[in-house]
RNA sequence: CAGAGUAGGAACGGCGCGUCAAGUGCCCAUGGAUGGGAAGUUGCCAUGGGACGAAGGCGCAAAAGCAUGCAUCAGCUCAUUCGCCGCGUUGCCGUAUCCGCGUCCGCUG
Numbered sequence: 001c002a003g004a005g006u007a008g009g010a011a012c013g014g015c016g017c018g019u020c021a022a023g024u025g026c027c028c029a030u031g032g033a034u035g036g037g038a039a040g041u042u043g044c045c046a047u048g049g050g051a052c053g054a055a056g057g058c059g060c061a062a063a064a065g066c067a068u069g070c071a072u073c074a075g076c077u078c079a080u081u082c083g084c085c086g087c088g089u090u091g092c093c094g095u096a097u098c099c100g101c102g103u104c105c106g107c108u109g
Base pairs, nucleotide, nucleotide: 001109002108003107008099009098010097011095012094013093014092015091016090017088018087019086026050027049028048029047030046031045032044036105037104038103040101056085057084058083059082061080064077065076066075
C1' cells in the first nucleotide's frame, strides 16, 4: 500500500400466512446481537405503546333463506369446505449471484 471477512439487504427458488386485516412500513421508549478481538450506531432484531392503512375475483358442492308453481322440474341469494387466479412495500428456509462495518487492534500478500 492492497486484499479477505459481519449484522443485514436485493434477486431467484421452495413451503406458508392474511385478504371478515394480521403482517409490512412509520413514530416513541426499553433491551439485545453484530467482519478475527474490543467498544460501538444514523444499519439490524425483540418487546411495549401510538398514529395511519389495503384488491379482490371465479368455480363444484352446499346447511339455510327468497320467489314461482297443481305437481315434477328448475331459478336466485348465501354461511361454510375445497380448488384456481390475483393482491400484500406479507412470514420462514435455501442459493456457487449482486450490495455490504466508520474507529483501534489483528489476519493475508
This is a predicted structure of a 109-nucleotide RNA (THF (Tetrahydrofolate) riboswitch aptamer) from a bovine gut metagenome. RNAcentral holds the sequence, with entries from MGnify. The coordinates come from a structure-prediction model, not an experiment, and the mean pLDDT is 82. Rfam family: THF (Tetrahydrofolate) riboswitch aptamer. Rfam links the family to the GO term tetrahydrofolate metabolic process. Rfam describes the family as follows. Tetrahydrofolate (THF) riboswitch was first reported for Ames et al. as an RNA motif in 5' untranslated (5'-UTR)regions of folate transport and biosynthesis genes in Firmicutes genomes.